The part of an RNA shown here (small-subunit ribosomal RNA, 5' domain) has 511 nucleotides and comes from an uncultured prokaryote.
[in-house]
Context: one part of a larger RNA
RNA backbone atom coordinates (compact mmCIF):
# COMPACT_ATOMS: atom_id res chain seq x y z
C1' N A 1 0.00 0.00 0.00
C1' N A 2 -3.95 -3.55 -0.82
C1' N A 3 -7.67 -6.78 1.32
C1' N A 4 -11.80 -8.37 5.11
C1' N A 5 -18.41 -12.35 6.45
C1' N A 6 -14.91 -8.09 10.62
C1' N A 7 -15.21 -5.75 15.70
C1' N A 8 -14.53 -1.16 18.73
C1' N A 9 -14.62 4.61 19.27
C1' N A 10 -16.64 9.30 17.41
C1' N A 11 -20.04 10.81 13.67
C1' N A 12 -24.13 9.89 10.23
C1' N A 13 -28.49 12.72 4.56
C1' N A 14 -30.31 9.61 0.24
C1' N A 15 -30.28 5.68 -3.42
C1' N A 16 -28.68 1.03 -6.20
C1' N A 17 -26.42 -3.78 -5.78
C1' N A 18 -24.47 -7.24 -2.57
C1' N A 19 -23.44 -9.32 2.36
C1' N A 20 -24.86 -10.60 7.53
C1' N A 21 -23.35 -16.63 14.29
C1' N A 22 -16.21 -16.84 11.81
C1' N A 23 -17.79 -18.43 18.91
C1' N A 24 -21.38 -23.53 21.69
C1' N A 25 -22.06 -29.92 15.55
C1' N A 26 -24.65 -25.71 22.89
C1' N A 27 -29.92 -26.40 24.53
C1' N A 28 -34.43 -25.15 22.29
C1' N A 29 -40.93 -22.50 23.73
C1' N A 30 -44.17 -21.41 19.33
C1' N A 31 -45.61 -21.33 14.09
C1' N A 32 -44.54 -22.90 9.35
C1' N A 33 -40.61 -25.86 6.06
C1' N A 34 -43.80 -32.49 1.69
C1' N A 35 -47.30 -33.30 -0.28
C1' N A 36 -50.64 -34.81 -4.03
C1' N A 37 -54.13 -37.99 -6.99
C1' N A 38 -61.94 -39.09 -6.60
C1' N A 39 -59.75 -40.20 -14.25
C1' N A 40 -57.05 -46.80 -8.87
C1' N A 41 -60.92 -48.30 -4.58
C1' N A 42 -64.73 -49.09 -0.70
C1' N A 43 -67.47 -45.63 1.34
C1' N A 44 -69.18 -40.75 2.68
C1' N A 45 -70.88 -36.17 6.31
C1' N A 46 -72.07 -31.27 8.51
C1' N A 47 -73.22 -26.07 8.56
C1' N A 48 -76.15 -23.16 5.44
C1' N A 49 -80.51 -22.65 2.11
C1' N A 50 -85.34 -24.56 1.14
C1' N A 51 -90.19 -27.50 1.46
C1' N A 52 -93.61 -30.33 4.56
C1' N A 53 -95.44 -31.92 9.41
C1' N A 54 -95.63 -30.25 14.55
C1' N A 55 -97.85 -31.73 20.96
C1' N A 56 -93.72 -25.66 19.33
C1' N A 57 -89.46 -29.46 22.33
C1' N A 58 -88.74 -31.00 17.50
C1' N A 59 -89.22 -34.57 13.27
C1' N A 60 -88.96 -35.73 7.94
C1' N A 61 -87.69 -34.62 2.54
C1' N A 62 -84.66 -31.85 -1.11
C1' N A 63 -80.27 -29.16 -1.94
C1' N A 64 -75.49 -28.55 -0.15
C1' N A 65 -72.77 -33.18 -2.66
C1' N A 66 -70.94 -37.92 -4.49
C1' N A 67 -68.34 -32.03 -2.00
C1' N A 68 -65.12 -31.93 2.89
C1' N A 69 -62.37 -34.93 6.36
C1' N A 70 -60.52 -39.86 7.76
C1' N A 71 -59.22 -45.00 5.27
C1' N A 72 -56.99 -48.72 1.31
C1' N A 73 -53.90 -47.87 -3.03
C1' N A 74 -50.26 -45.02 -6.46
C1' N A 75 -46.32 -41.50 -7.08
C1' N A 76 -43.25 -38.23 -4.28
C1' N A 77 -40.94 -37.94 0.52
C1' N A 78 -33.10 -40.34 -1.61
C1' N A 79 -34.92 -33.75 -4.74
C1' N A 80 -34.87 -29.08 -2.84
C1' N A 81 -32.92 -26.56 2.07
C1' N A 82 -28.93 -26.72 6.36
C1' N A 83 -24.13 -27.52 8.60
C1' N A 84 -18.50 -28.61 8.51
C1' N A 85 -18.53 -32.21 13.55
C1' N A 86 -15.79 -36.21 11.50
C1' N A 87 -12.35 -37.32 7.50
C1' N A 88 -4.95 -36.87 5.64
C1' N A 89 -8.96 -40.68 2.67
C1' N A 90 -9.43 -42.77 -4.19
C1' N A 91 -12.61 -37.69 0.48
C1' N A 92 -11.34 -34.03 -3.30
C1' N A 93 -9.01 -32.31 -8.14
C1' N A 94 -7.46 -34.28 -12.71
C1' N A 95 -6.81 -38.16 -16.33
C1' N A 96 -8.39 -42.96 -17.45
C1' N A 97 -10.93 -48.13 -16.92
C1' N A 98 -15.67 -51.41 -16.34
C1' N A 99 -14.42 -57.62 -21.65
C1' N A 100 -16.90 -56.59 -13.64
C1' N A 101 -22.16 -53.05 -13.15
C1' N A 102 -27.35 -51.00 -11.98
C1' N A 103 -30.66 -47.02 -13.49
C1' N A 104 -37.86 -45.06 -11.22
C1' N A 105 -39.64 -40.93 -13.99
C1' N A 106 -38.31 -39.00 -19.47
C1' N A 107 -37.62 -39.81 -25.23
C1' N A 108 -37.80 -43.30 -29.42
C1' N A 109 -38.80 -48.44 -31.34
C1' N A 110 -41.28 -53.44 -30.69
C1' N A 111 -44.50 -57.45 -28.20
C1' N A 112 -48.52 -58.28 -24.71
C1' N A 113 -52.58 -56.64 -21.42
C1' N A 114 -56.15 -63.65 -21.19
C1' N A 115 -58.34 -66.29 -16.91
C1' N A 116 -59.28 -67.37 -11.68
C1' N A 117 -58.88 -66.88 -6.09
C1' N A 118 -58.57 -65.60 -0.90
C1' N A 119 -58.12 -61.58 2.31
C1' N A 120 -57.93 -56.75 4.77
C1' N A 121 -58.40 -51.32 6.31
C1' N A 122 -62.18 -47.96 6.57
C1' N A 123 -67.04 -49.32 8.99
C1' N A 124 -70.06 -51.84 12.93
C1' N A 125 -69.92 -54.44 17.86
C1' N A 126 -67.34 -55.54 22.39
C1' N A 127 -63.12 -54.84 25.60
C1' N A 128 -58.34 -52.66 27.86
C1' N A 129 -55.72 -47.91 28.90
C1' N A 130 -54.96 -41.48 32.37
C1' N A 131 -52.89 -40.88 27.68
C1' N A 132 -50.09 -42.54 23.58
C1' N A 133 -52.56 -46.25 21.68
C1' N A 134 -53.93 -51.47 21.59
C1' N A 135 -56.83 -56.22 21.35
C1' N A 136 -60.92 -59.53 19.82
C1' N A 137 -65.18 -60.89 16.75
C1' N A 138 -68.01 -59.51 12.14
C1' N A 139 -68.64 -57.06 6.86
C1' N A 140 -66.47 -55.09 2.07
C1' N A 141 -63.46 -53.02 -2.58
C1' N A 142 -59.39 -52.12 -5.80
C1' N A 143 -54.46 -50.29 -10.62
C1' N A 144 -53.62 -53.71 -2.93
C1' N A 145 -52.27 -59.28 -2.51
C1' N A 146 -51.84 -64.55 -4.50
C1' N A 147 -52.51 -68.43 -8.39
C1' N A 148 -53.14 -70.47 -13.69
C1' N A 149 -52.47 -69.66 -19.22
C1' N A 150 -49.61 -67.41 -23.07
C1' N A 151 -43.95 -65.38 -24.45
C1' N A 152 -42.37 -61.38 -30.11
C1' N A 153 -38.18 -60.44 -27.44
C1' N A 154 -35.39 -61.43 -22.71
C1' N A 155 -32.85 -64.86 -19.27
C1' N A 156 -30.52 -69.86 -18.20
C1' N A 157 -28.30 -74.51 -20.01
C1' N A 158 -26.23 -77.33 -24.10
C1' N A 159 -23.50 -77.97 -28.37
C1' N A 160 -22.14 -75.32 -33.44
C1' N A 161 -20.15 -71.25 -36.55
C1' N A 162 -17.81 -66.39 -37.29
C1' N A 163 -15.07 -62.31 -35.26
C1' N A 164 -11.97 -60.52 -31.42
C1' N A 165 -8.22 -62.64 -28.59
C1' N A 166 -8.60 -60.76 -22.40
C1' N A 167 -12.22 -63.83 -18.99
C1' N A 168 -15.57 -61.38 -24.60
C1' N A 169 -19.09 -60.16 -28.84
C1' N A 170 -22.43 -61.70 -32.75
C1' N A 171 -25.46 -65.36 -35.41
C1' N A 172 -28.75 -69.32 -36.17
C1' N A 173 -30.39 -74.11 -33.37
C1' N A 174 -32.41 -77.38 -29.26
C1' N A 175 -34.37 -77.62 -24.30
C1' N A 176 -36.04 -74.91 -20.10
C1' N A 177 -37.69 -70.29 -16.93
C1' N A 178 -40.38 -65.83 -15.73
C1' N A 179 -45.55 -61.22 -16.82
C1' N A 180 -49.65 -57.94 -16.47
C1' N A 181 -54.69 -53.82 -14.28
C1' N A 182 -57.40 -51.41 -15.21
C1' N A 183 -59.47 -46.21 -15.53
C1' N A 184 -61.67 -42.05 -18.45
C1' N A 185 -64.02 -39.63 -22.72
C1' N A 186 -66.88 -39.92 -27.25
C1' N A 187 -73.02 -41.91 -27.70
C1' N A 188 -78.53 -44.05 -23.35
C1' N A 189 -75.97 -49.16 -22.81
C1' N A 190 -73.02 -52.69 -25.34
C1' N A 191 -69.63 -53.02 -29.30
C1' N A 192 -66.06 -49.76 -31.33
C1' N A 193 -62.55 -45.58 -31.39
C1' N A 194 -59.32 -42.35 -28.75
C1' N A 195 -56.59 -40.96 -24.35
C1' N A 196 -54.13 -42.18 -19.68
C1' N A 197 -52.12 -46.42 -17.44
C1' N A 198 -50.12 -51.83 -16.62
C1' N A 199 -46.51 -56.04 -18.15
C1' N A 200 -42.12 -57.66 -20.92
C1' N A 201 -37.96 -56.31 -24.15
C1' N A 202 -34.42 -53.01 -27.19
C1' N A 203 -32.00 -48.17 -27.88
C1' N A 204 -30.98 -43.32 -25.90
C1' N A 205 -30.58 -39.76 -22.16
C1' N A 206 -29.77 -38.87 -17.08
C1' N A 207 -28.07 -40.47 -12.49
C1' N A 208 -25.34 -43.82 -9.61
C1' N A 209 -21.68 -47.82 -8.29
C1' N A 210 -16.69 -49.97 -8.50
C1' N A 211 -11.31 -49.74 -9.91
C1' N A 212 -6.49 -47.45 -11.26
C1' N A 213 -2.34 -43.47 -12.33
C1' N A 214 -0.88 -38.56 -10.79
C1' N A 215 -1.44 -34.07 -7.41
C1' N A 216 -1.85 -30.77 -2.89
C1' N A 217 -0.64 -30.33 5.58
C1' N A 218 2.78 -30.57 9.87
C1' N A 219 5.84 -33.65 13.59
C1' N A 220 11.38 -38.52 13.00
C1' N A 221 11.75 -35.18 20.16
C1' N A 222 6.62 -40.91 16.03
C1' N A 223 11.02 -46.23 13.14
C1' N A 224 9.45 -50.12 12.70
C1' N A 225 4.01 -51.69 11.31
C1' N A 226 0.58 -55.84 9.82
C1' N A 227 -2.38 -62.09 11.06
C1' N A 228 -7.95 -61.50 7.09
C1' N A 229 -2.63 -59.35 7.54
C1' N A 230 -0.25 -60.44 1.67
C1' N A 231 -1.19 -63.97 -2.11
C1' N A 232 -3.46 -68.66 -4.24
C1' N A 233 -7.57 -72.65 -5.24
C1' N A 234 -12.78 -73.25 -4.06
C1' N A 235 -17.36 -71.37 -2.27
C1' N A 236 -20.83 -67.58 -0.36
C1' N A 237 -22.65 -62.58 -0.73
C1' N A 238 -23.50 -58.29 -4.15
C1' N A 239 -26.29 -54.76 -9.47
C1' N A 240 -21.10 -55.83 -9.99
C1' N A 241 -15.06 -56.72 -9.14
C1' N A 242 -12.49 -57.73 -4.84
C1' N A 243 -10.36 -61.08 1.96
C1' N A 244 -16.14 -58.02 1.05
C1' N A 245 -17.09 -62.81 4.00
C1' N A 246 -15.88 -68.26 4.91
C1' N A 247 -12.97 -73.10 4.68
C1' N A 248 -8.18 -74.85 3.07
C1' N A 249 -2.98 -73.83 1.45
C1' N A 250 1.50 -70.75 1.17
C1' N A 251 4.25 -66.83 4.36
C1' N A 252 3.77 -63.11 2.78
C1' N A 253 2.63 -57.41 2.43
C1' N A 254 4.17 -52.04 3.81
C1' N A 255 8.41 -48.85 5.27
C1' N A 256 13.91 -43.10 5.57
C1' N A 257 11.08 -41.93 -2.12
C1' N A 258 8.85 -41.70 5.55
C1' N A 259 5.27 -47.13 6.70
C1' N A 260 2.93 -47.00 11.64
C1' N A 261 1.62 -43.37 15.26
C1' N A 262 0.39 -38.30 16.71
C1' N A 263 -1.44 -33.15 15.67
C1' N A 264 -4.28 -30.19 12.48
C1' N A 265 -7.93 -29.91 8.39
C1' N A 266 -13.93 -30.94 4.71
C1' N A 267 -11.63 -30.78 -0.94
C1' N A 268 -12.05 -27.88 -5.44
C1' N A 269 -13.68 -23.89 -9.15
C1' N A 270 -12.30 -19.73 -6.92
C1' N A 271 -11.04 -15.36 -3.47
C1' N A 272 -7.00 -11.92 -1.42
C1' N A 273 -2.13 -10.25 -2.31
C1' N A 274 1.98 -9.84 -5.63
C1' N A 275 5.40 -7.17 -11.65
C1' N A 276 5.62 -12.26 -11.63
C1' N A 277 7.20 -16.63 -9.32
C1' N A 278 5.02 -17.37 -5.05
C1' N A 279 2.43 -16.73 -0.31
C1' N A 280 -2.30 -16.74 2.27
C1' N A 281 -7.31 -18.45 2.16
C1' N A 282 -11.67 -21.95 1.02
C1' N A 283 -17.65 -16.62 3.82
C1' N A 284 -21.35 -15.46 -0.02
C1' N A 285 -22.11 -18.20 -5.68
C1' N A 286 -21.05 -23.17 -8.27
C1' N A 287 -19.17 -28.74 -8.24
C1' N A 288 -17.98 -33.00 -5.01
C1' N A 289 -17.87 -35.27 -0.03
C1' N A 290 -19.51 -36.09 4.98
C1' N A 291 -23.13 -35.47 8.83
C1' N A 292 -28.50 -34.87 10.91
C1' N A 293 -29.17 -35.35 19.69
C1' N A 294 -24.77 -39.59 20.58
C1' N A 295 -23.66 -44.80 19.07
C1' N A 296 -25.42 -49.11 16.30
C1' N A 297 -28.69 -51.68 12.78
C1' N A 298 -31.50 -53.01 9.04
C1' N A 299 -36.50 -52.40 6.39
C1' N A 300 -39.00 -50.22 2.14
C1' N A 301 -37.55 -48.73 -2.52
C1' N A 302 -35.04 -47.63 -9.18
C1' N A 303 -32.31 -45.04 -5.62
C1' N A 304 -31.26 -44.53 1.63
C1' N A 305 -28.64 -47.65 5.62
C1' N A 306 -32.72 -42.29 4.97
C1' N A 307 -32.37 -34.18 8.60
C1' N A 308 -38.54 -33.17 9.49
C1' N A 309 -38.96 -42.71 8.45
C1' N A 310 -38.47 -47.48 11.60
C1' N A 311 -35.92 -50.52 15.51
C1' N A 312 -32.24 -51.03 19.71
C1' N A 313 -29.00 -48.69 23.36
C1' N A 314 -27.37 -43.99 25.78
C1' N A 315 -27.54 -38.81 27.60
C1' N A 316 -30.99 -34.87 28.05
C1' N A 317 -36.01 -32.44 28.06
C1' N A 318 -41.35 -32.87 28.65
C1' N A 319 -46.33 -35.38 30.01
C1' N A 320 -48.29 -39.02 33.56
C1' N A 321 -53.80 -41.33 37.02
C1' N A 322 -46.57 -43.79 38.42
C1' N A 323 -48.67 -48.63 35.13
C1' N A 324 -46.43 -46.02 30.96
C1' N A 325 -45.66 -42.56 27.05
C1' N A 326 -43.62 -38.19 23.84
C1' N A 327 -39.37 -35.43 21.57
C1' N A 328 -34.76 -34.16 18.36
C1' N A 329 -34.24 -26.29 14.36
C1' N A 330 -26.46 -28.28 11.49
C1' N A 331 -34.74 -26.24 7.35
C1' N A 332 -37.19 -20.58 7.72
C1' N A 333 -38.16 -17.13 11.41
C1' N A 334 -37.50 -16.83 16.63
C1' N A 335 -35.57 -17.79 22.26
C1' N A 336 -31.85 -18.65 26.01
C1' N A 337 -26.60 -19.31 26.33
C1' N A 338 -21.58 -18.42 24.62
C1' N A 339 -19.17 -14.16 22.40
C1' N A 340 -15.72 -8.32 20.48
C1' N A 341 -19.68 -9.74 17.04
C1' N A 342 -23.92 -11.25 12.97
C1' N A 343 -31.09 -9.55 11.15
C1' N A 344 -37.95 -10.16 10.94
C1' N A 345 -41.48 -15.31 15.25
C1' N A 346 -42.73 -10.30 7.81
C1' N A 347 -45.49 -10.81 2.48
C1' N A 348 -46.46 -14.03 -1.73
C1' N A 349 -46.73 -18.51 -4.65
C1' N A 350 -47.33 -13.08 -9.34
C1' N A 351 -42.44 -15.02 -11.67
C1' N A 352 -38.51 -19.22 -12.01
C1' N A 353 -37.91 -24.18 -10.42
C1' N A 354 -39.63 -28.83 -7.78
C1' N A 355 -43.68 -32.78 -6.22
C1' N A 356 -48.53 -34.88 -7.42
C1' N A 357 -52.53 -34.74 -11.01
C1' N A 358 -55.36 -36.25 -17.78
C1' N A 359 -56.44 -31.37 -16.45
C1' N A 360 -58.47 -27.51 -13.49
C1' N A 361 -55.47 -27.11 -9.63
C1' N A 362 -53.16 -28.08 -4.79
C1' N A 363 -48.47 -27.66 -2.44
C1' N A 364 -43.51 -25.52 -1.91
C1' N A 365 -39.69 -20.64 4.77
C1' N A 366 -36.80 -23.69 -2.60
C1' N A 367 -37.56 -19.20 -4.62
C1' N A 368 -39.37 -14.10 -5.55
C1' N A 369 -39.81 -9.88 -2.43
C1' N A 370 -40.09 -6.61 1.66
C1' N A 371 -37.89 -5.41 6.90
C1' N A 372 -33.24 -4.54 10.11
C1' N A 373 -27.60 -3.30 10.06
C1' N A 374 -22.69 2.59 6.75
C1' N A 375 -21.11 -4.50 7.15
C1' N A 376 -18.98 -3.73 1.97
C1' N A 377 -18.74 -1.65 -3.09
C1' N A 378 -20.70 2.12 -6.32
C1' N A 379 -23.39 6.74 -7.30
C1' N A 380 -25.49 11.48 -5.50
C1' N A 381 -26.30 15.47 -2.13
C1' N A 382 -25.47 18.91 2.02
C1' N A 383 -25.94 24.50 -2.97
C1' N A 384 -24.20 28.01 -7.47
C1' N A 385 -22.58 33.07 -9.15
C1' N A 386 -21.51 37.89 -7.37
C1' N A 387 -19.96 40.19 -2.93
C1' N A 388 -14.12 44.50 0.74
C1' N A 389 -16.18 48.61 4.61
C1' N A 390 -11.45 43.32 4.09
C1' N A 391 -17.78 44.30 9.15
C1' N A 392 -18.52 42.23 14.08
C1' N A 393 -16.14 38.45 16.79
C1' N A 394 -12.09 34.87 17.82
C1' N A 395 -6.73 34.08 17.72
C1' N A 396 -2.17 36.47 17.56
C1' N A 397 0.96 40.77 17.76
C1' N A 398 7.06 43.85 17.37
C1' N A 399 0.45 47.20 19.10
C1' N A 400 1.70 49.27 13.15
C1' N A 401 -0.72 45.09 11.98
C1' N A 402 -1.53 39.86 10.57
C1' N A 403 -5.06 35.90 10.18
C1' N A 404 -9.84 33.09 10.09
C1' N A 405 -11.56 35.65 4.95
C1' N A 406 -15.23 36.03 -0.31
C1' N A 407 -15.54 33.17 4.46
C1' N A 408 -20.18 35.60 6.54
C1' N A 409 -23.86 39.41 6.00
C1' N A 410 -26.11 41.16 1.53
C1' N A 411 -27.71 40.69 -3.90
C1' N A 412 -29.00 37.41 -8.04
C1' N A 413 -30.01 32.38 -9.22
C1' N A 414 -30.79 26.88 -9.37
C1' N A 415 -33.89 22.79 -7.56
C1' N A 416 -30.35 17.08 -7.43
C1' N A 417 -31.78 14.38 -2.80
C1' N A 418 -35.44 14.55 1.02
C1' N A 419 -40.97 16.56 1.53
C1' N A 420 -45.99 17.33 -0.63
C1' N A 421 -49.80 16.80 -4.77
C1' N A 422 -51.24 14.28 -9.27
C1' N A 423 -50.23 10.37 -12.83
C1' N A 424 -48.13 5.55 -12.99
C1' N A 425 -45.36 0.75 -15.32
C1' N A 426 -42.39 -3.47 -17.44
C1' N A 427 -41.71 -7.92 -14.96
C1' N A 428 -47.58 -11.75 -17.63
C1' N A 429 -48.44 -15.47 -20.91
C1' N A 430 -48.64 -19.81 -27.07
C1' N A 431 -56.60 -17.63 -29.71
C1' N A 432 -59.18 -14.64 -26.15
C1' N A 433 -60.19 -13.63 -21.08
C1' N A 434 -58.25 -13.83 -16.17
C1' N A 435 -53.89 -13.67 -13.07
C1' N A 436 -48.40 -8.92 -9.55
C1' N A 437 -46.26 -10.55 -3.27
C1' N A 438 -43.05 -6.55 -4.53
C1' N A 439 -46.42 -1.76 -4.90
C1' N A 440 -49.39 2.99 -5.81
C1' N A 441 -42.81 0.72 -5.75
C1' N A 442 -39.59 2.37 -9.95
C1' N A 443 -40.43 6.26 -13.17
C1' N A 444 -42.87 11.03 -14.97
C1' N A 445 -45.12 15.94 -14.19
C1' N A 446 -46.05 19.87 -10.87
C1' N A 447 -45.55 22.77 -5.94
C1' N A 448 -42.71 25.34 -2.27
C1' N A 449 -38.14 26.57 -0.25
C1' N A 450 -31.23 27.43 0.57
C1' N A 451 -34.57 25.72 3.14
C1' N A 452 -33.93 19.35 6.37
C1' N A 453 -28.40 17.05 5.54
C1' N A 454 -20.49 17.08 8.11
C1' N A 455 -17.80 14.75 10.41
C1' N A 456 -13.37 12.13 11.82
C1' N A 457 -8.14 11.79 12.26
C1' N A 458 -3.63 14.24 12.20
C1' N A 459 0.12 18.71 12.31
C1' N A 460 8.73 16.54 16.03
C1' N A 461 11.14 13.17 11.90
C1' N A 462 9.55 9.06 8.88
C1' N A 463 4.75 12.15 6.80
C1' N A 464 1.20 16.72 4.00
C1' N A 465 0.30 20.36 7.98
C1' N A 466 2.56 25.92 13.58
C1' N A 467 1.60 29.32 16.85
C1' N A 468 -0.25 30.87 21.92
C1' N A 469 -1.60 29.36 26.76
C1' N A 470 -1.62 25.51 30.67
C1' N A 471 1.54 21.67 32.83
C1' N A 472 6.67 21.07 34.83
C1' N A 473 10.29 13.47 34.26
C1' N A 474 3.97 15.37 37.03
C1' N A 475 -0.25 14.63 34.20
C1' N A 476 0.30 12.33 29.95
C1' N A 477 1.87 10.73 24.52
C1' N A 478 3.99 6.79 21.57
C1' N A 479 3.88 2.54 15.06
C1' N A 480 9.69 3.22 15.28
C1' N A 481 13.20 6.90 16.71
C1' N A 482 11.63 9.02 21.08
C1' N A 483 8.83 13.62 23.79
C1' N A 484 7.74 15.79 29.25
C1' N A 485 12.70 17.79 34.97
C1' N A 486 9.72 26.34 33.66
C1' N A 487 10.22 29.51 27.29
C1' N A 488 7.29 21.59 25.01
C1' N A 489 5.68 22.99 16.85
C1' N A 490 5.83 15.63 20.45
C1' N A 491 1.41 16.11 26.88
C1' N A 492 -3.83 19.06 27.60
C1' N A 493 -6.67 23.22 25.41
C1' N A 494 -7.45 27.13 21.87
C1' N A 495 -6.66 29.58 17.12
C1' N A 496 -4.74 28.26 12.54
C1' N A 497 -3.33 24.42 9.10
C1' N A 498 -3.10 19.35 6.53
C1' N A 499 -5.61 14.70 4.99
C1' N A 500 -9.92 11.90 3.93
C1' N A 501 -15.10 12.62 3.65
C1' N A 502 -20.92 9.88 5.10
C1' N A 503 -17.50 8.54 6.79
C1' N A 504 -12.89 8.84 9.68
C1' N A 505 -9.67 6.56 13.01
C1' N A 506 -8.14 2.19 16.16
C1' N A 507 -7.58 -3.07 16.83
C1' N A 508 -7.21 -7.98 14.63
C1' N A 509 -5.72 -11.11 10.38
C1' N A 510 -3.33 -12.02 5.32
C1' N A 511 -0.05 -10.74 1.24
RNA sequence: GAACGAACGCUGGCGGCGUGCCUAACACAUGCAAGUCGAACGAGAAAGCUCCCUUCGGGGGGUGAGUAAAGUGGCGCACGGGUGAGUAACACGUGAAUAAUCUGCCUCCGAAUCUGGGAUAACCUGGCGAAAGCCAAGCUAAUACCGGAUAAGACCACGUUUCACAUGAAAAGUGGUAAAAGGAAGCUCAACUUCCGUUUGGAGAUGAAUUCGCGGACCAUUAGCUUGUUGGAGGGAUAACAGCCCCCCAAGGCAACGAUGGUUAGCCGGCCUGAGAGGGUGAUCGGCCACACUGGAACUGAGACACGGUCCAGACUCCUACGGGAGGCAGCAGUGGGGAAUUUUGCGCAAUGGGCGAAAGCUUGACGCAGCAACGCCGCGUGAGGGAUGAAGGUUUUCGGAUCGUAAACCUCUGUCAAGUGGGAAGAAAAAAAUGACGGUACCACUAAAGGAAGCCCCGGCUAACUUCGUGCCAGCAGCCGCGGUAAUACGAAGGGGGCGAGCGUUGUUC